[in-house]
RNA sequence: GGAGGCCGGGCAGCCGCGUUGCGAUAAGCACCGAGGAAAGUCCGGGCUCCACGAAGCAAGGGUGGCGGGUAACGCCCGCCGGGGGCGACCCCAGGGAAAGUGCCACAGAGAGUAUACCGCCGAUGGCCCCUAAAGGGCACAGGCACGGGUGAAAGGGUGCGGUAAAAGCGCACCGGAGGCCUGGUAACAGGUCUCGCCAUGGCAAACCCCACCCGGAGCAAGGCCGAAUAGGGAUCCCGCGCCAGCCCACCGUAACUGGGGGCGGCAGGAACGCUUCGUUCCGAGGAGGUCCGGGUUGGCUGCUCGAGCGGUCUGGCAACAGGCCGCCUAGAUGAAUGGCUGCCACCUGCCUUUCGGGGCAGGGACAGAACCCGGCUUACAGGCCUCCU
Repeated sequence: GGAGGCCGGGCAGCCGCGUUGCGAUAAGCACCGAGGAAAGUCCGGGCUCCACGAAGCAAGGGUGGCGGGUAACGCCCGCCGGGGGCGACCCCAGGGAAAGUGCCACAGAGAGUAUACCGCCGAUGGCCCCUAAAGGGCACAGGCACGGGUGAAAGGGUGCGGUAAAAGCGCACCGGAGGCCUGGUAACAGGUCUCGCCAUGGCAAACCCCACCCGGAGCAAGGCCGAAUAGGGAUCCCGCGCCAGCCCACCGUAACUGGGGGCGGCAGGAACGCUUCGUUCCGAGGAGGUCCGGGUUGGCUGCUCGAGCGGUCUGGCAACAGGCCGCCUAGAUGAAUGGCUGCCACCUGCCUUUCGGGGCAGGGACAGAACCCGGCUUACAGGCCUCCU
């Protein structure tokens, strides 16, 4: 350097808190009393209520190499493939790009029906020098896609041949695609034959396609109990007075009578303030009885013995499964699980030493149950163990 696992101070005294038990509901005593993550609430389940005949389809969400483990998983184990590292080992959203659609910025000549900026060539044809031939020149037609350049990406790589210059154009090796054979449960691997290889470039953490999985809400779920108050309903009881007064644009009538409303008077009630009296206010329901039902709040329950923990044996590479023995390990709810002191251990600093040690001071993380489990992720002072390079 790599991988895996573990601890998260110990003992004693005093004071205090919570559940339970004894006690009388008191005093008191006894037992037990946070974590590896109790955290984030990100996945998967149990449990509860709601919905739901079954199956299929559609929509939405999720998962995505193969095999296994599991109650289940997006978790774990083993393996395969790709990438990184000298190595132990680490990382990978790791199905489909020949169903279709879309995107490929900037730069660049060209980014998808590939392209031609620089460059190379100019054998052939053309033009020029030359009497002509030979030879030379120009870079006009044109040829090339090897080299340079741009880019994340430019139509396999290395070399030889080939050519005017070139190019899978031809060949060898490497790589790739397809078929067959062999091994493996499989992913896949090895061999062999064919193909000159963009065989339809890349992106699906773009839409999409394929295969598989998924009903919703959550312990504030859900169940039980009962009083007061406010409000609701049913029923019983009590009350809702009088005037040939006046007014009305209201209801009703053929029109009146009538009904309703307003004003006024009398009576009544209330308040001021004990009475008379005066003033002000009031006009239909009642803080009435009995019963019913739910809601808020409260109490009890759900509630902690469970896919439990420890040891051992067996099977398995392992995850894990099975057998036997032993153990009981928080259940609070305005929410307990703490504080102080002493000693010891550990770490840091200083002083001292006869080098064996001694003394003084300081420090100890992250965090904290709330229905329960299986995972993942994140946080963590300090320390220990095993294996490997």
About this RNA: RNAcentral holds the sequence, with entries from MGnify. The RNA shown here (Bacterial RNase P class A) has 389 nucleotides and comes from a marine eukaryotic metagenome. Its mean pLDDT, the model's own confidence on a scale to 100, is 76. It matches the Rfam family "Bacterial RNase P class A". The family's RNA type in Rfam is ribozyme.